RNA sequence: GGAGUCGGCCAGGCAAUCGCUGUUUCAGUGAAACAGAGGAAAGUCCGGGCUCCUUCGGACAGGGCGCCAGGUAACGCCUGGAGGGCGCGAGCCCAUGGAAAGUGCCACAGAAAAGAUACCGCCAGUUCGCUGGUAAGGGUGAAAUGGUGCGGUAAGAGCGCACCGCGCGACUGGUAACAGUUCGCGGCAUGGUAAACCCCGCCCGGAGCAAGACCAAAUAGGGGAGUGCGCGGCUUGCGAGUCGCACCGCCGGUCCCGAGCGGACUCCCGGGUAGGUUGCUCGAGGCGGCCGGUGACGGCCGUCCCAGAUGAAUGAUUGUCCUCGACAGAACCCGGCUUAUUGCCGGCUCCGGCU
Numbered sequence: 001g002g003a004g005u006c007g008g009c010c011a012g013g014c015a016a017u018c019g020c021u022g023u024u025u026c027a028g029u030g031a032a033a034c035a036g037a038g039g040a041a042a043g044u045c046c047g048g049g050c051u052c053c054u055u056c057g058g059a060c061a062g063g064g065c066g067c068c069a070g071g072u073a074a075c076g077c078c079u080g081g082a083g084g085g086c087g088c089g090a091g092c093c094c095a096u097g098g099a100a101a102g103u104g105c106c107a108c109a110g111a112a113a114a115g116a117u118a119c120c121g122c123c124a125g126u127u128c129g130c131u132g133g134u135a136a137g138g139g140u141g142a143a144a145u146g147g148u149g150c151g152g153u154a155a156g157a158g159c160g161c162a163c164c165g166c167g168c169g170a171c172u173g174g175u176a177a178c179a180g181u182u183c184g185c186g187g188c189a190u191g192g193u194a195a196a197c198c199c200c201g202c203c204c205g206g207a208g209c210a211a212g213a214c215c216a217a218a219u220a221g222g223g224g225a226g227u228g229c230g231c232g233g234c235u236u237g238c239g240a241g242u243c244g245c246a247c248c249g250c251c252g253g254u255c256c257c258g259a260g261c262g263g264a265c266u267c268c269c270g271g272g273u274a275g276g277u278u279g280c281u282c283g284a285g286g287c288g289g290c291c292g293g294u295g296a297c298g299g300c301c302g303u304c305c306c307a308g309a310u311g312a313a314u315g316a317u318u319g320u321c322c323u324c325g326a327c328a329g330a331a332c333c334c335g336g337c338u339u340a341u342u343g344c345c346g347g348c349u350c351c352g353g354c355u
Stems, first nucleotide, its partner, number of pairs: 001351009012321007020036007038327001042338002045336005050208004054259002057257002059254002062204005067081005082096001083094004097199002102197002104193003119138002121134005146164006165188001166186005171180003212278004222269006230245006247263004285304008
């Protein structure tokens, strides 16, 4: 000097004038003070807080996650580790349980693609047509009955042996996933694919601020059709009440079961409600310091209040500075993930040159 990789910060600053929204105070229709869009406010993909709903009971269905250990209110998130893969490296990536429960798929090529095979070749015999043996060599393919070497054989083959690989067990280390210059046994169960169906383990009520609560007002207390309203006992003032069974309805997947509540329910046509207040911002909150932890994070102390609009608030002008400003606007709130993007700063790795 170049290339790469990881992390952090900002999101134009300052001043003046006018304008907009909220809170508080004084006052009376105004004044003053203070505050006023984001790191992603975006996507609506996850998880919750909160509100309401008989069942937040069971079964089935459906959905989610899937190595181990932690963090968190929780998660499909985050942190650390194990295993695997990519990279010279710093680093980065992972739908990472089970293929020995079963089913399916692996095109084409090839003889044969899993209880799979003999095309060429090699060896033996031969009536020269072929028959038998073989899977070491070759071919096809993404993938072909573990690899190298020695022995053995008619030629070969874990056929036998040594080492490696693989499986099982013990021991050691580690909380564990796992690992091993460890030991023993076994010629060895044999390709891949579950982001195919499936099996296994764990988890899961529903809907959503247009939730919900209150006030005011208005209409048509409308019209039509259908189903159920049963049986038995007790009391009775004979109106009715009560108990049991049956029937119907009530669960935001089920014509399921149980409990509970109720006595009605279903369909069609037509009409009214376009308003206001609240929910609505003090929070699993921000910032600073110390302590613990590899880390995510947790504890303690101190400090601060930091948008609540509702056809939708922060805009315009002037001057000046420089790193010349991208992506882009809250609508109940919060924790994540994903996507978009300017500028600046720092750590580390590699390459080249000079000293």